Transfer RNA from Candidatus Jorgensenbacteria bacterium RIFCSPHIGHO2_02_FULL_45_20, 84 nucleotides, folded computationally. Its Rfam family is "tRNA". About the family: Transfer RNA (tRNA) molecules are approximately 80 nucleotides in length. Its family is annotated with triplet codon-amino acid adaptor activity in the Gene Ontology. By type it is a transfer RNA. The coordinates come from a structure-prediction model, not an experiment, and the mean pLDDT is 81.
[in-house]
């Protein structure tokens, strides 16, 4: 250099005919349980501001298109495989 696939909360992840973003795990935090700890069950966990109801922001950056974008389009930056 060309080509393919990816980048979503603290983590792995799902949402693909464009319509509630983050389900499920997992971590993590209070509570039950235990003489105590593991295991296990409830419950609740994206930032920011707010006593609180709630408000706004977020899907790698940045720009188009849409009444609406994580999703389609351009351009960038990163990862991974192939080919040269």
């Nucleotide at each position: 250099g060309c080509u393919g696939a990816g980048g979503u909360g603290g983590c792995g992840a799902a949402a693909u005919c464009g319509g509630c973003a983050g389900a499920c795990g997992c971590g993590c935090a209070a509570g039950g349980u235990u003489u105590a700890g593991a295991a296990c069950c409830u419950u609740g966990u994206g930032g920011g501001g707010g006593c609180a109801a709630c408000c706004u922001c977020u899907u790698g950056g940045g720009a188009g298109u849409u009444c609406a974008a994580a999703u389609c389009u351009c351009c960038c930056c990163c990862u991974c495989a192939g080919c040269a």